Predicted 3D model of a 76-nucleotide RNA (Pistol ribozyme). Its mean pLDDT, the model's own confidence on a scale to 100, is 84. Rfam family: Pistol ribozyme. Rfam links the family to the GO term catalytic activity. The sequence is in RNAcentral, with records from ZWD. Of the family's consensus pairs, 96% are formed in the model.
[in-house]
RNA sequence: AGUUGUUUCGGCAACUAUAAACAGGAUUUUAAGCCGGAAGCGUUCAGGCGGUGCAAUAGUGCCGCUUGAGGUAAUC
Numbered sequence: 001a002g003u004u005g006u007u008u009c010g011g012c013a014a015c016u017a018u019a020a021a022c023a024g025g026a027u028u029u030u031a032a033g034c035c036g037g038a039a040g041c042g043u044u045c046a047g048g049c050g051g052u053g054c055a056a057u058a059g060u061g062c063c064g065c066u067u068g069a070g071g072u073a074a075u076c
Stems, first nucleotide, its partner, number of pairs: 001016005006039006025076004033041001044069011
């Protein structure tokens, strides 16, 4: 200097061409990603539409799009 840890600002940390985690210490907790503010990408729940499998009036699993809600937590 660059890259990465969802985005941005701040922090913290790691790596060196790669994209992963050790990110004050410890124990757990959550689907919830290192931390805080903001965000709402991912993730969770409910509804609508479509595709597909099973089933065969019903229903149900998976995937995609969309609307709304909500946005891990506790102790030392």